Glycine riboswitch aptamer from Loktanella salsilacus, 88 nucleotides, folded computationally.
RNA sequence: UAAGCUUGUGCAGGAGAGACCAGUCCUGACCUGGCGCCGAAGGAGCAACCCCCCGGAAACUCUCAGGCAAACGGACUGCACGAAAGCU
Numbered sequence: 001u002a003a004g005c006u007u008g009u010g011c012a013g014g015a016g017a018g019a020c021c022a023g024u025c026c027u028g029a030c031c032u033g034g035c036g037c038c039g040a041a042g043g044a045g046c047a048a049c050c051c052c053c054c055g056g057a058a059a060c061u062c063u064c065a066g067g068c069a070a071a072c073g074g075a076c077u078g079c080a081c082g083a084a085a086g087c088u
Stems, first nucleotide, its partner, number of pairs: 003088004007082007018035001020034004036068003042064001043062003049056002
């Protein structure tokens, strides 16, 4: 110096599950109560595995949170751009 990994921003794609019932309201949404569900924000728990003191650890499990028309959000994937430090 170049590329890759870690990470951010922008664009594109992006699943699941009641537009549930009642109250309020002109209607919907919000709010309150109730029942039924979803897992791919986040969080927690552990398996293989790694490390072998401790611990780390998934798209698995739980459902605290979040969500169950559209919108927003959304793990993850692709492309582009960038940044501090570290590693190869």
Its Rfam family is "Glycine riboswitch aptamer". Gene Ontology term of the family: glycine biosynthetic process.
The model forms 86% of the base pairs in the Rfam consensus.
It was read from a public genome assembly, where an Rfam model found it.
The organism belongs to Loktanella, within Bacteria.
Its mean pLDDT, the model's own confidence on a scale to 100, is 76.